[in-house]
Context: one part of a larger RNA
Parts: sequence; structure tokens; C1' cells
RNA sequence: GAGUAGCGAGAUGCAGGUGAGAAUCCUGCACACCGAUAGCCCAAGGAUUCCAGGGGAAGGUUCGUCCGCCCUGGGUAAGUCGGGACCUAAGGCGAGGCCGAAAGGCGUAGUCGAUGGAAAACAGGCAGAUAUUCCUGUACCCGCGUGAGAAUGAAGGAGUGACGGAGAAGGUUAGUGGAUCCACUUAAUGGAUUGUGGUCCAAGCGCAGGAGCAGAUACGUAGGCAAAUCCGCGUAUCAAUGCAAAGGCGUGAAGGGGAGUGAAAGCUUCGGCGAGUAGCGAAGUUCAUGAUACCAGCUUCCAAGAAAAGCUUCUAGUGUUAAUCUCAUCGCGGCCCGUACCAAAACCGACACAGGUGGGCAAGGCGAGAAGCCUGAGGUGAGC
Repeated sequence: GAGUAGCGAGAUGCAGGUGAGAAUCCUGCACACCGAUAGCCCAAGGAUUCCAGGGGAAGGUUCGUCCGCCCUGGGUAAGUCGGGACCUAAGGCGAGGCCGAAAGGCGUAGUCGAUGGAAAACAGGCAGAUAUUCCUGUACCCGCGUGAGAAUGAAGGAGUGACGGAGAAGGUUAGUGGAUCCACUUAAUGGAUUGUGGUCCAAGCGCAGGAGCAGAUACGUAGGCAAAUCCGCGUAUCAAUGCAAAGGCGUGAAGGGGAGUGAAAGCUUCGGCGAGUAGCGAAGUUCAUGAUACCAGCUUCCAAGAAAAGCUUCUAGUGUUAAUCUCAUCGCGGCCCGUACCAAAACCGACACAGGUGGGCAAGGCGAGAAGCCUGAGGUGAGC
């Protein structure tokens, strides 16, 4: 320079409290803002920022009794959620091998590698901080033991797994709206009336039903690198038979949850706190609408839309004192890692930065609509 520029999009006001000190902290009331998000849940990333008590130097664009700041303590609980003890993709590594002055490059067998496949848990409760993890209730899976029965069975064969875009229609459910019912309320009292709120619940197990899908049986057989009763192929006979989705109903539930109602001990500055806690606990039907969610197919198009494990089956083999498998039952067992918190003031942008950041959920009125406007749940009033 200069007490100048600036203090980074947006609305606050009042009362009470705390305190040395309050526009800024806490509580209440009023008002306002977002509401396909400024709400809720997760992946990445961060790494204690989470919670409690205390603090007031610095950080906080003002203030500060407050904080993502400082100090001291505490907090993340799993057979079933995610990952590993399973599988493979792109890609990586790569025994031998090939190539190369060296370093090294390529690559077979193989071995890694999720963003994919496989795979058993739901509802409620608890609260300062975790919960499909703890607790309560009801389940399921695998293994070991026990009992009964049976031959079992590839690292090989076969099937399945197994897949595109667009479109139309169908069957459903979540959700939503109305009525009904219940509770409270209003009516100076009783009642009609009025208003407000609520009007549910999973996995699992069982039952019916049947959208739809598959032809079935026998014989032969030169193919599936060996074999096969499996698959494929061929012939004959017979049109029935078998399987069965989402969802529904029952059970689960004499349970849970539930609007509402609602203490006491104790403490007290006598206002209250304890506490809307413990306890008690109503109704729970029906109609309409209805998905972008679920199910099974259909039509159409060209650019023609993973693999392996798993599962089923077949033999080779092994085997009859055994191994293995199936069923049943009760008893026992079930490893390692993650799990707090943020999703924007906690990530990437030097900052508590008008930028950037993948996925899921998706209420009401008007509306074609996830537009727009106003609202719900929930959140917020942006640090002068």
C1' cells in the first nucleotide's frame, strides 16, 4: 500500500438455557429451502474422521462456551453378507522348449487373474458407538459320530451350465389410492357429528394349481482319439406320459410388531429430571389401480451375441474283511480376512474449494413423463 480488496451461490426471527464472555453453542416455537434429491443404502477412495467425557493456544475466512480441531478413554463380534480355503475371461506369469552379444523376448503343460459362473438366513429386538454378525424366535448347508441299506466310480466321454439387440402381448408381485374396521378427539354433559392417526409381518416347511417345456419305449449302431447301458445316428411301435416358473393358499404366528395409553424408585436449584423409559396394548378386511421389479414364452433384426468349474449321466478302473455312496436320526463341530465412520467439510481437485466421482431404492397432487410446480418420509437454513 490499507484497516483497502475480500470473507466462495441459498432466510432467518423470537424465547429460554449454559457461560467470565453468546447474532454464531444447546433446547423450544415460528418461518423458509431440497424432495429422481440437499433423502436412504452400497462400490471405489480415505483411514479413526465414529462414540463419550473434557479443553479453548493454533486450525475454523467473523465469533465461539462449538467442531471433521486438541487431550483422555471407548467402539467394528458372521458356517449362511463380501472375499479366500471352488471355477474360469481379457490379460499376466511360465517347468521343459524356441529365439537372442548380454540384459532379455516368445510360448507348451500348467498356474494366477472378477468386472462374470457356482454357493446355505430370515423377522424382530437391544443403544453412547456394531449388527442378515450380539440377543429372541423360526430355519437351512457342510462335515464327524451312530443306525440301516447299497457296489462304487474318473483328472476321461456326453448333456446341462450357456448367454445378443429391439418390439408386442400375457401372468404376477412390490407399491399406491379409496372404503371398511380400530383408537384417540370434538361436541360446556350423553349421543349424532367433526378431526387426527393406524388399518401389518420374513426365510423356511407343506398344499393345490398349471403359464409353459420335453415326445415315450424297444431294437440296431461303423461316430463321441480306449470303453460305455450315456450322447449322436438309424428302424419300429405307441399318443399318452413326465417335468413344472413367478406368484397364490396354509403354516411359521398362543409369536413379533402396532396407533394409543403410560408409571415408580431415586435425584432435585422444587421448575423438573428420571421418561414418552418400564408396563399395558385396539383394528388388521375389501375393492380399485399397478410397475422400469419377478416369471415363462412369442415376434423380429443382423453386426449372429464368453469360458471353465459346478450339477446330471456313462463307462475305464477299483472293490466284496475294504473303500465309497444313499437314506434316517439324534449328538457334536464349522477355519482365515473385511465389517467403525464419510459418500462429500472426511474421496480426486494445494483450501471446510459454486468443479469431478460408479451402482441400487424411487411416495402424493396435476401431468405422457424419473419433465416442471407444490408437498411426504427424511434432511437443511450453507461459519460473518
Background:
A computed fold for a 384-nucleotide part of an RNA from a metagenome, annotated as large-subunit ribosomal RNA, domain III. Its mean pLDDT, the model's own confidence on a scale to 100, is 81. It matches the Rfam family "Bacterial large subunit ribosomal RNA".